Predicted 3D model of a 310-nucleotide RNA (Bacterial RNase P class A) from Flavobacterium beibuense F44-8. NCBI's taxonomy places the organism under Bacteria, Pseudomonadati, Flavobacteriaceae, Flavobacterium, Flavobacterium beibuense. Of the family's consensus pairs, 91% are formed in the model.

Parts: sequence; C1' cells; structure tokens
RNA sequence: GCCGCAGGCCGCCUUAUCGCUGCGCUUAGGCGUGGAGGAAAGUCCGGACACCGUAGGGCAGCAUAGCGGGUAACGCCCGUCAUUCUGCUUAGGCAGGAGAGGACAAGUGCAACAGAAAGGAUGUACAGGUAAUGCUGUAGUGAAAUCAGGUAAACUCUAUGCGGUGAAAUGCCAUGUAUACCGGCAAUUAAGGGCUGCCCACCCAAUGCCGGGGGGUAGGCAGAUAGACCCCUGUAGUAAUACAGGGGCCAGAUAAAUGAUAAGGGUCCCGUAAGGGAUACAGAAUCCGGCUUACAGGCCUGCUUUUCUU
Repeated sequence: GCCGCAGGCCGCCUUAUCGCUGCGCUUAGGCGUGGAGGAAAGUCCGGACACCGUAGGGCAGCAUAGCGGGUAACGCCCGUCAUUCUGCUUAGGCAGGAGAGGACAAGUGCAACAGAAAGGAUGUACAGGUAAUGCUGUAGUGAAAUCAGGUAAACUCUAUGCGGUGAAAUGCCAUGUAUACCGGCAAUUAAGGGCUGCCCACCCAAUGCCGGGGGGUAGGCAGAUAGACCCCUGUAGUAAUACAGGGGCCAGAUAAAUGAUAAGGGUCCCGUAAGGGAUACAGAAUCCGGCUUACAGGCCUGCUUUUCUU
C1' cells in the first nucleotide's frame, strides 16, 4: 500500500436470411453433414517423420548439474532432502514460502566498510625467543587475518548430452510451347566439310515435315490429418503418471474457407428510473509433448494473510 494469496476451469448464446470451404449422396436443381484456439502467438526446448549423409575419434561451441521417480523425449513434470526466509512457540519444535544445490584440496580473477595488512603478507603494537628469519604468543579490525579462508547464474575444471537441414522436407504423374538425342521422308545449293588438279557422283552436315524421346516448367496427387487422440469409469501410486474396460471421430485450405447482416437473450459497468455503454487476447498451414508471453468478464477449491520499499 492492498483486500487478498495459491491452484484449477470457462471464456458469450439462440434464431432467421445470404455467402465460403472439406466430405457423402444425387434425379445435377440441390440435400445432408463437419468447419479455429487456450493460447492457433513467440518459434525458445524436446520428439515423430523425411532427406542429405556415415555420424569412428579429437578440438571448438552450446546445454544440463543434490537425490529419486515420470515420459517417446526434454532444459519439461512430480516427489523429497541439505540450505535459506517469514511467522508462532516454554528451550524442543510447528506452519508456510523459496530452493540453477558437481568442483575453489589444479590454475587465474574479484572482494564495499573497518583494519598495518584481504591473498606474492612490503607482518602493526606489546612481550618472549634465535647465529639469523613473523620464529612464538597475546592484542586489535572484520563475516573471514594463512586456515586446505570466501566467491563458479566469475573465467575455468569435471561428468553427461548434442551430425546437419526442415513440409518451400521428400516421393510420384505430367498438358502446351521450345528442345538434347534417335529414326524415316522430302526438296534445294550459286554459297559448308570429306574425296579431288577440276567436274560429276557418293558420304557427312545443314533446312523442312512426320514419328519416337529424356530432362524440366505450369498444373495435379501423395506427404496431410485416426492421433505418444478425446471423454467416462476402475485399479496401482503421496504425486507426476501408467495400466485395464467402455464409448467417440473432432477443420484440412493452398494464397489460403471458418464470414456478413438483422432480431432476441446472457454477463458486467453507469443510472432512482427510462435508458446508455462494454463483451477480451487473438486466428490453423506436417503433426505431437512442453515452456514463455497476451487476455474483457465470470466460476470453483483451499488458506488468512499477501505485495513493495527501507
């Protein structure tokens, strides 16, 4: 100073009309049905999946750090202890909160005030002692004075973990136009090359048409929506969580649908009333588990204190 503090949950509803989008049916007119979130956000951490690659070792870098448990995994979650803070209490203790806590006996750095001196002791005062030396004791300042001092969300060391890139990953199909390459046909040269002293012929090349054809563009399909899924009950466990039984299907677009209008209602605020105002934060983009941040208003449970400053 405030009436709270801690934890959990909900987070506008109904109807009508007109629209958008996925799926199913269809007599092609339509009809039925599904259609944002607790954070879809930040993209911070951990995974699934995919490819690149071989990933064995080392250096560097980053992350984690009592003990035990949970989990697909985690830096997340649960439990618990040392330690610490607050309150109460007859001393013991009790209640609540915090709890990044490996190592300072490897090295380096840092340390306000007081003090001679704060870490290479430039050893103060008094006393004692020695061949010599802070060699010994006492005093004094301080949390700490040579004692294996304090300090690692200081460098550092130790242990453990981490290959990289992300759905614009990746795989498949492939129209038109142009075209590498291959085959066939045609015509032309006065003008290419081979052959040659020259010409013709022949061969190659070039041109046109037809056919084949690889790669790739637009576009399409898969990935991609049934999953570490959701709800209920029971069992085990202090809990996180796991297991068992029953039930359920719950967006899938691609520049991107999930909307607009009208009426009525709910909740809160102002007002004697009539009435007026407010209704948040924000919107999927491969998916999942966390963390963090934003949020009008409301509900439930427990507690009586709680927050800030000095």